[in-house]
RNA sequence: ACCUUAUCAAGAGUGGUGGAGGGAACGGCCCUGUGAAGCCCGGCAACCUGCGAACGCAAGGUGCCAAAUCCGGCGGUGAGACGAAAGAUGAGGC
Numbered sequence: 001a002c003c004u005u006a007u008c009a010a011g012a013g014u015g016g017u018g019g020a021g022g023g024a025a026c027g028g029c030c031c032u033g034u035g036a037a038g039c040c041c042g043g044c045a046a047c048c049u050g051c052g053a054a055c056g057c058a059a060g061g062u063g064c065c066a067a068a069u070c071c072g073g074c075g076g077u078g079a080g081a082c083g084a085a086a087g088a089u090g091a092g093g094c
Stems, first nucleotide, its partner, number of pairs: 002093007013041001015040003021031003026072003042065003046062003049058003069086001074083002
């Protein structure tokens, strides 16, 4: 990288550093010098893991910490709901 599969409306900072971007891409719409990304610290607990009969607890591995995966595109509908695609994360496979 690819394949399979589960989940994606819950949860998480009045911190330090940094100094202009960020929200996957595109179209929107937003966030941001009242300080973006990154890094450190802190936190959360989705999957794995450990303990437990269970509710749960822990926080070792991965992950995550604006907005439904921020919304939309394709199907569907009067409009929706919903489904798909794409994406993200875990576990497994190769």